[in-house]
The RNA shown here (transfer RNA) has 84 nucleotides and comes from uncultured Faecalicoccus sp.
RNA sequence: CCCCGGGUGGUGAAAUUGGUAGACGCAGUGGACUCAAAAUCCACCGGUAGCGAUACCGUGCCAGUUCGAGUCUGGCCUCGGGGA
Numbered sequence: 001c002c003c004c005g006g007g008u009g010g011u012g013a014a015a016u017u018g019g020u021a022g023a024c025g026c027a028g029u030g031g032a033c034u035c036a037a038a039a040u041c042c043a044c045c046g047g048u049a050g051c052g053a054u055a056c057c058g059u060g061c062c063a064g065u066u067c068g069a070g071u072c073u074g075g076c077c078u079c080g081g082g083g084a
Stems, first nucleotide, its partner, number of pairs: 001083007010026003019067001028044005046057004060076005
C1' cells in the first nucleotide's frame, strides 16, 4: 500500500427484502420466600429534561440517499485476518 470481516447497554450477543432498537443471557437494583443466607420466583435495569404522565436523544465518528437507515452509499477512526 491492497483485499476481507467486525465496532449495538456495565458485559456477551440478536435484530438480514430498510419499517416499534436493544430480544435472549450474564452482571446489577428492588421485592417475595427463609431464623438468616444460598437456590428459586417476580419486577426493574442506555442518556437527558420533568414531581409525574411523558417527550427528546441514542447502534465507532462525519456526511449522503430515503417518507423512514443498526441495515444502503462515500470519507475517516479503530480492532482482527490475509496479501504484496

NCBI's taxonomy places the organism under Bacteria, Bacillati, Erysipelotrichales, Erysipelotrichaceae, Faecalicoccus. The prediction has a mean pLDDT of 80. Its Rfam family is "tRNA". It is annotated as a transfer RNA. The family has 954 seed sequences and 5,335,975 matches in Rfam 15.1.